[in-house]
RNA sequence: AACAUGAAAUCUCCGAAGACCGUUUAGGGCGCGGGGGACCCGAUUUUCUGGGGUGAAUCUUGUUUUCAAGAGGGGCGACUUGGGCGUCCUAACCCGUCAGCUAACCCCGCAGGAGUACACCAAGCGUGAUG
Numbered sequence: 001a002a003c004a005u006g007a008a009a010u011c012u013c014c015g016a017a018g019a020c021c022g023u024u025u026a027g028g029g030c031g032c033g034g035g036g037g038a039c040c041c042g043a044u045u046u047u048c049u050g051g052g053g054u055g056a057a058u059c060u061u062g063u064u065u066u067c068a069a070g071a072g073g074g075g076c077g078a079c080u081u082g083g084g085c086g087u088c089c090u091a092a093c094c095c096g097u098c099a100g101c102u103a104a105c106c107c108c109g110c111a112g113g114a115g116u117a118c119a120c121c122a123a124g125c126g127u128g129a130u131g
Base pairs, nucleotide, nucleotide: 001130003128004127005126006125011115012114013113014112018030020028021027031110032109033108034107035106036105041100050098051095052094053093054092058071059070060069061068062067072090073089074088075087076086077085079124080123081122082121083120084118
């Protein structure tokens, strides 16, 4: 420099939810994640029309029931990023009258669920073999 290539089920995906040590009753710290909580700053008005938190999961129109449509938001299409195209989701739960931000400090979680195939374009990275 040009060419090829980037696999997969002990693998992958959503999610913070992972690895290790130890117990083999318990648990521990690391790592990841969430909440509360000063000065300053913000808000100063809106409290039953309660308010707030995790989360992408909100909003606007219609509508005959809760069902459509759309906007916005989120995931996936197997190296990474951006773009295109396609496709799917837009829930649920919690606190308990109460919380803006917030250093120190305090508290809490590490579940559950699932199985994609355009391996398209550009750039980058890795691997291979050739000059």